[in-house]
Source information:
The RNA shown here (FMN riboswitch aptamer (RFN element)) has 155 nucleotides and comes from Saccharibacter floricola DSM 15669.
RNA sequence: AGACGUUCUCGGGGCAGGGUGAAAAUCCCUACCGGCGGUGAGAGCAGUAUGUAUUGCUUAAGCCCGCGAGCGCUCUCUGGUUUAGCUAGAGAGGACAAGCAGAUCUGGUGUGAUUCCAGAGCCGACGGUGAUAGUCCGGAUGAGAGAGAACGCUC
Numbered sequence: 001a002g003a004c005g006u007u008c009u010c011g012g013g014g015c016a017g018g019g020u021g022a023a024a025a026u027c028c029c030u031a032c033c034g035g036c037g038g039u040g041a042g043a044g045c046a047g048u049a050u051g052u053a054u055u056g057c058u059u060a061a062g063c064c065c066g067c068g069a070g071c072g073c074u075c076u077c078u079g080g081u082u083u084a085g086c087u088a089g090a091g092a093g094g095a096c097a098a099g100c101a102g103a104u105c106u107g108g109u110g111u112g113a114u115u116c117c118a119g120a121g122c123c124g125a126c127g128g129u130g131a132u133a134g135u136c137c138g139g140a141u142g143a144g145a146g147a148g149a150a151c152g153c154u155c
Stems, first nucleotide, its partner, number of pairs: 001154002004152007017029003031135002033124002035067004042059008062122002070100002072096001073093009104120005126138003
């Protein structure tokens, strides 16, 4: 150093204030939040040469390119139902990847920016609930994109 192996660890934040109402952290005004990898001209630190370069490291996008959990889908099991089928619950799959399912513009600088600076916008699974939820409760002490460490293997 690695398209390698084993084990272990880590791996998501947020309703404050007010209005209406019988009832709302769910509606309205307003507030708050932003997983993982990539890209990245900014920022920081260190080194080298030396008078403005150059190298390394760290950090840097919710809405640019991808990924993840959830729902759905397919299969299996169990219960309900008169068969088909429908329905409730549980489990499995991941090249089922199609769908739910996302969201950014304007100005400035510049060779170059949807990433920097300024401004104005926009987005957010499923089930539950005295009332419609990104923020409450639940599946979840789960799963997971991935990150790190130790040992080994190879060069």

The sequence was found by an Rfam model in a public genome assembly. The model forms 100% of the base pairs in the Rfam consensus. The organism belongs to Saccharibacter floricola, within Bacteria. Rfam family: FMN riboswitch aptamer (RFN element). From the family's description: The RFN element is a highly conserved domain that is found frequently in the 5'-untranslated regions of prokaryotic mRNAs that encode for flavin mononucleotide (FMN) biosynthesis and transport proteins. A reference for the family is Wilt et al. (2020), "FMN riboswitch aptamer symmetry facilitates conformational switching through mutually exclusive coaxial stacking configurations", J Struct Biol X. The prediction has a mean pLDDT of 77.